[in-house]
RNA sequence: ACGCGUGCUCCGGGGUCGGUGAAAGUCCGAACCGGCGGUGACAGUCCGCGACCCGGCCGAAUCCAUCGGCCGGUUGAACCGGUGGAAUUCCGGUACCGACGGUGAAAGUCCGGAUGGGAGGCAGCGCGC
Numbered sequence: 001a002c003g004c005g006u007g008c009u010c011c012g013g014g015g016u017c018g019g020u021g022a023a024a025g026u027c028c029g030a031a032c033c034g035g036c037g038g039u040g041a042c043a044g045u046c047c048g049c050g051a052c053c054c055g056g057c058c059g060a061a062u063c064c065a066u067c068g069g070c071c072g073g074u075u076g077a078a079c080c081g082g083u084g085g086a087a088u089u090c091c092g093g094u095a096c097c098g099a100c101g102g103u104g105a106a107a108g109u110c111c112g113g114a115u116g117g118g119a120g121g122c123a124g125c126g127c128g129c
Base pairs, nucleotide, nucleotide: 002128003127004126005125006124009121010120016030017029018028019027031109032108033098034097035049036048037047038046044096045095053073054072055071056070057069058068059067060066078094079093080092081091082090100112101111102110
């Protein structure tokens, strides 16, 4: 250095102005935001992962519900030009996307589940090589 295990720690951004209205941070016009790993060079839109949602099995005596563990399913969106050895990642232009529940009115931006879960980052310790 690499692999496995382990306990700790860290880890998501964004509604401003105007319009309509009885009522809108939800509609309309403009505005603003972009988790994690990878990649011939930096990615919301490439390849994957995670969150949300759905299901199966096992456990908590049994059933429903709930919780936990394991497994599976589902899961959005980009093109053109330029530079270059190399870029759907940079530069220029023009587009597009964004779980569930709630709400005086429809939400990526408000409130809530969530002081949660989890991809993963950092350094430590143990074991293996």
This is a predicted structure of a 129-nucleotide RNA (FMN riboswitch aptamer (RFN element)) from Murinocardiopsis flavida. The sequence is in RNAcentral, with records from Rfam. Its Rfam family is "FMN riboswitch aptamer (RFN element)". From the family's description: The RFN element is a highly conserved domain that is found frequently in the 5'-untranslated regions of prokaryotic mRNAs that encode for flavin mononucleotide (FMN) biosynthesis and transport proteins. NCBI's taxonomy places the organism under Bacteria, Bacillati, Actinomycetota, Streptosporangiales, Murinocardiopsis.